A computed fold for a 73-nucleotide RNA from a Bacteroidaceae bacterium, annotated as transfer RNA.

RNA sequence: CGGGAUGUAGUUCAGUUGGUAGAACGCUUGGUUUGGGACCAAGAAGUCGCCUGUUCGAAUCGGGUCAUCCCGA
Numbered sequence: 001c002g003g004g005a006u007g008u009a010g011u012u013c014a015g016u017u018g019g020u021a022g023a024a025c026g027c028u029u030g031g032u033u034u035g036g037g038a039c040c041a042a043g044a045a046g047u048c049g050c051c052u053g054u055u056c057g058a059a060u061c062g063g064g065u066c067a068u069c070c071c072g073a
Base pairs, nucleotide, nucleotide: 001072002071003070004069005068006067007066010025011024012023013022019056027043028042029041030040031039049065050064051063052062053061
């Protein structure tokens, strides 16, 4: 320098051809218990790496860019 993959909650990851963003673990509160753990119930947590375009509508499609990894030179 060229090509490719990945980027979504604190962590690990889903999200079927564009239509209100989810799970598990973790966290908070309550119940249960002498207390803790386990179990049960409820709750908080994300402008989907960033910018821009297309569209009535974008995590999803187009362009640019950043980070990490892989391949080539």
Rfam family: tRNA. The family's RNA type in Rfam is transfer RNA. Lineage of the source: Bacteria > Pseudomonadati > Bacteroidota > Bacteroidia > Bacteroidaceae.